[in-house]
RNA sequence: GCCGUUGUAGCUCAGGGGUAGAGCAACUCCAUGGUAAGGAGUAGGUCGGCAGUUCAAUUCUGCCCAACGGCU
Repeated sequence: GCCGUUGUAGCUCAGGGGUAGAGCAACUCCAUGGUAAGGAGUAGGUCGGCAGUUCAAUUCUGCCCAACGGCU
């Protein structure tokens, strides 16, 4: 230098056009003499950035950034 994969909640990951979910973690309550385990609930996201397409973009396209891999 070229090519590819990935980027979504604090962490690990789903979701691939129609207002974003799970598990763990956090917080509250229940329960216990108390703690842990358990049960119920709550909060937490400008979906890496900028443009384009579209009535509508986390999703499709281009460029950029970051991580990883391949080729030279």